[in-house]
This is a predicted structure of a 316-nucleotide part of an RNA (large-subunit ribosomal RNA, domain IV) from an activated sludge metagenome.
The prediction has a mean pLDDT of 86.
The full RNA is in RNAcentral, with records from SILVA.
Context: one part of a larger RNA
């Protein structure tokens, strides 16, 4: 000096990106337990008290008396707790060897395909899976418990429907033309007409891909604009939420908490650039999740007779 384990008076997070690490808590019995809640939970909530040995009584539970110690679950073993917010409902799954998560999955919801020789998938095929199933089934896409909800746009793209019409290949058709031949003929060429899907066209469809405006004016202080005008659009963002895992300006402004708060919480709304199953907004429970705060606790830190002390090991 390093690794590892332990102890430190006083203080107790002053350490640090951050209580990282360590410590506190811990068993059993009794008392006692809030908000909230899907009435199950939350809950071992929180917070208290008890615990040894001997004798007496007693069936026991227990009661009484006494004894010892700093300490009686005397060791081992063995939850730290609380408050608020974000995300994800939950148990689960994952990057074998930097990521366990807010990612994936999930039950539930929804759209769509499929009537059975099913659709879909594998396979030149036979055949197989689907399924020894049959629409309360099976495949595919999206969303993701539950509660309350899920607005407007079908112009573009996609998909679905449409016995009309337009366009349209081979094929059918064969007017007419050409070559050759004595002729019959043979060989070419070839107009009209007919002719499918597709496309055009018509309609539907957004829990299909997606989209959801600008400028100007106006109220008897000012300010603002319920109101009006105008341009454009397929339609101009509804409910709810909002400086947010989204806010550039920004440490926005106000309030709370601190002596002091770029974080945090509650509001405001000027949303650079939230927004409704690419789901919106809430939500009890859950989480080795992320963020802020408090109590307890501590060698995280302060100390200069503290570059501390101690054990065994390695180097020297």
């Nucleotide at each position: 000096g390093g690794g590892u384990a332990g102890u430190u008076a006083a203080g107790g997070a002053a350490c640090u990106c951050g209580g990282c690490a360590a410590g506190u808590u811990g068993a059993c019995c009794c008392c006692g337990u809030a908000a909230c809640u899907u009435a199950g939970g939350g809950a071992u909530a929180a917070g208290g008290g008890g615990u040894g040995c001997u004798c007496u009584c007693g069936a026991a539970a227990g009661a009484g008396a006494g004894c010892c110690g700093c300490a009686g679950a005397g060791a081992a073993u063995a939850g730290g707790c609380c408050c608020a917010g974000g995300c994800g409902a939950c148990u689960g799954u994952u990057u074998a060897g930097c990521a366990a998560a807010a990612a994936c999955a999930c039950a539930g919801c929804u759209c769509u395909a499929u009537g059975c020789u099913a659709a879909a998938u594998c396979g030149a095929a036979a055949g197989a899976u689907g399924a020894u199933g049959u629409a309360u089934a099976u495949g595919g896409g999206g969303u993701g418990a539950c509660a309350c909800c899920u607005g407007c746009c079908c112009g573009g793209u996609g998909c679905c429907g449409g016995a009309a019409g337009g366009u349209u290949a081979a094929g059918a058709g064969g007017a007419g033309g050409a070559g050759u031949g004595a002729g019959a003929g043979c060989u070419c060429u070839g107009a009209a007409u007919u002719g499918a899907a597709g496309c055009c066209c018509c309609g539907g469809u957004a829990a299909a891909c997606g989209g959801c405006g600008g400028c100007c004016g106006u109220a008897a202080c000012u300010a603002u604009a319920a109101c009006g005008g105008u341009c454009c659009u397929a339609a101009g963002g509804u409910a709810g939420c909002g400086a947010a895992a989204u806010u550039c300006c920004u440490u926005g402004u106000c309030a709370g908490g601190u002596a002091a708060g770029u974080u945090c919480u509650g509001a405001c709304c000027c949303g650079c650039a939230c927004g409704a199953a690419u789901g919106g907004c809430g939500u009890a429970a859950c989480g080795a999740u992320c963020u802020g705060g408090g109590c307890a606790c501590u060698g995280u830190c302060u100390c200069a007779a503290c570059u501390a002390c101690c054990c065994g090991c390695c180097c020297g």